The prediction has a mean pLDDT of 79. This is a predicted structure of a 117-nucleotide RNA (Glycine riboswitch aptamer) from an Anaerolineaceae bacterium.
Order: sequence, then C1' cells, then structure tokens
RNA sequence: ACGGGUUGCAGGGAAGAGACUCGAACGUAAACAUAAAACGUAACGAGCGCCGAAGGUGCAAAUCUGGAACAGGCGAAACCAGACGAAACUCUCAGGCAAAAGGACCCUGCACUCGAU
Repeated sequence: ACGGGUUGCAGGGAAGAGACUCGAACGUAAACAUAAAACGUAACGAGCGCCGAAGGUGCAAAUCUGGAACAGGCGAAACCAGACGAAACUCUCAGGCAAAAGGACCCUGCACUCGAU
C1' cells in the first nucleotide's frame, strides 16, 4: 500500500406528522386610573388528531427438536406442535409533529481489529 468489520471518534448528508383545543401561569400593565370577559405565548398540565427513522414490541422462510403415519417394521417429503427467527414491514410503549436539537441509514477521514500479498 490492498480488502473487510454488529467497534469507537470526528466531519458532511438525512424524511414524516396540529404555530390544534381547553386550563393554569405570565405578559400587554413602569408612572394617575382600569387590571379584565380583550389580545398574546413554539415552554407547563389535560384532551383530541397525527407521524415513524433513536430505543423497544410482533413475525416469514430456512434450520433444529418432537409428534403422528402402519396389517407389521422402517419411514424422507408434505402435515401437526415447539424452539430459533430479519427488515426501512408491523405496533405506536417510548419518542416526535416551526426552527434548533435529535435522527435509522448513507458517505469521508482517523483509530482499533481481522485477512491476504
């Protein structure tokens, strides 16, 4: 120098879905008065609606084990049951629904590690 990896770090990219309703609180409101039934609030509490790409739930084939078969013996495949069993599928527990942050996943570099010349 080359190829790989369920690994670590750094950088870049990276979707979806209510600025919804009610309440509370605060502000408009410092100076004389009025402080509210008005207006505002991306945070708090509750409710409804919605999203799937942190994490988590569920499962197909394959594989393994067992059962059953039969006049009797053996008995593969198929059958039945169990185990194991992935995802961007599924559920929406968690999380999220402006921006920021986060973000599966992808790319690059470095480190570590494996293989080979």